[in-house]
Context: one part of a larger RNA
RNA sequence: UGUUCGGACGGCUGAGGGGAGGGAGGCUCUAGUACGAGAGGAACGAGCCUCCGGCGCCACUGGUUUACCGGUUGUCUGGCAGGGCACUGCCGGGCAGCUACGUGCCAGUGGCUAAAGGCUGAAAGCAUCUAAGCCUGAAGCCAUCCCCGAAAAGAGCCGUCCUUAAGGGCUCCGGUAAAAGACCGGGUUGAUAGGACCGGGGUGUAAGCGGCAAGCUUCGGCGAGCCGUUCAGCCCGCGGUCACUAAUCG
Numbered sequence: 001u002g003u004u005c006g007g008a009c010g011g012c013u014g015a016g017g018g019g020a021g022g023g024a025g026g027c028u029c030u031a032g033u034a035c036g037a038g039a040g041g042a043a044c045g046a047g048c049c050u051c052c053g054g055c056g057c058c059a060c061u062g063g064u065u066u067a068c069c070g071g072u073u074g075u076c077u078g079g080c081a082g083g084g085c086a087c088u089g090c091c092g093g094g095c096a097g098c099u100a101c102g103u104g105c106c107a108g109u110g111g112c113u114a115a116a117g118g119c120u121g122a123a124a125g126c127a128u129c130u131a132a133g134c135c136u137g138a139a140g141c142c143a144u145c146c147c148c149g150a151a152a153a154g155a156g157c158c159g160u161c162c163u164u165a166a167g168g169g170c171u172c173c174g175g176u177a178a179a180a181g182a183c184c185g186g187g188u189u190g191a192u193a194g195g196a197c198c199g200g201g202g203u204g205u206a207a208g209c210g211g212c213a214a215g216c217u218u219c220g221g222c223g224a225g226c227c228g229u230u231c232a233g234c235c236c237g238c239g240g241u242c243a244c245u246a247a248u249c250g
Base pairs, nucleotide, nucleotide: 006162007161008160009159010158011157012156016148017147018146019145022052023051024050025049026048027047028046029045035040053106054105055104056103057102061100062099063098064097068093069092070091071090072089073086074085075084076083077082095237108144109143110142111141112140116136117135118134119133170250171187172186173185174184175183192246193245194244195242196241197240198239199238200236201235202234203233208229209228210227211226212225215222216221
C1' cells in the first nucleotide's frame, strides 16, 4: 500500500509453511525356553539403565559473582576511627542474575506405500503374486504433537466501539524487551521507577565504652589479645507496604 461503503481495538479460523517428531548401546524377564543327539542357543513382547544429540529452566548441586561483607601484608594519610595505592594487593565467604557439571521433556498409535511375501486368477482347459481384483509389509510418506501463519487476490469470521470521534502517535517514569527502531508495563481514578519502613537474604559480631590480661613500668600508668554490650555493624539488582520524590501540563 492492498483486502471495493468508512475508521479502530480485542478474539478466532487455519489455506499454507516450519520443527531434532530424536539416535545408539547395555542389562533383566521372556529363557537355559523354542530349536538341537549334544555342544550350544534365539525371538515377539515387557521393564530398567547408560551414552550422544536437540529444546527449555535455575527449585536442588556446582561454577562465576572487579554489587557486597570479612580477615590480613607493605606503605601513605600527625594518633584513633575511616580510607587511598599495590592485578580486585592477597585471602575467606557470597544473594540475585547468567550458567553446566545440575534439572524437565524429546511416547505411542492410526492410515498409505517401497522392496518383498502372499490370496484368488485368466490370457495360455495346466501353471502363474498380476493382466482385472484383493491381503500383508519399513528408521520411509501422511496424520495425531509443537511453532508461525488473513497479502490465503476466493485477501476470511466473531464481538465491541467511533463519526461530537474511537484509536494511535508524540511526551514522561520504567523493563519480563532491547544495537537503532521495535516490544511490554505504568503515568495521580497511580505502586511504574527512586526513596523510607518491614520482611527475606549475604557476611559474621562494628565503632565507642566497660571488664580481664602475658608482661613492662619513672608506680602515674601502658599493654598484643580475650570477653561483654552484640544473631552486632555494614550491605542487597529480591518481596511487601507507604504517594515522600519523579511520571506535571499537554